[in-house]
């Protein structure tokens, strides 16, 4: 160059057309002499970016941007 995959919370990932979730982590309580651990409760998301199809897009389709792997 050319092919495939992958990009969503601080991490690690899950959602494949009705509009964002869990696991760790953080932060209040409760428990406990304390601290670990265990209950609860809670904040965090321009969903990589520009368009584009759709009434409705993380989602489906093109571009660019990053990061893998392969083949030249």
């Nucleotide at each position: 160059g050319c092919g495939c995959c992958c990009g969503u919370a601080g991490c690690u990932c899950a959602g494949u057309g009705g509009a964002a979730g869990a696991g760790c982590g953080g932060a209040a309580g409760c428990c406990u002499u304390c601290u670990a651990a265990g209950c609860u409760u809670u904040a965090g998301g321009u969903c990589g970016u520009a368009g584009g199809u759709u009434c409705g897009a993380a989602u489906c389709c093109u571009g660019c941007c990053g990061g893998g792997c392969g083949c030249a």
This is a predicted structure of a 72-nucleotide RNA (transfer RNA) from Candidatus Peregrinibacteria bacterium GW2011_GWA2_33_10. It matches the Rfam family "tRNA". Rfam's curators write: Transfer RNA (tRNA) molecules are approximately 80 nucleotides in length. It is annotated as a transfer RNA. Lineage of the source: Bacteria > Bacteria candidate phyla > Candidatus Peregrinibacteriota.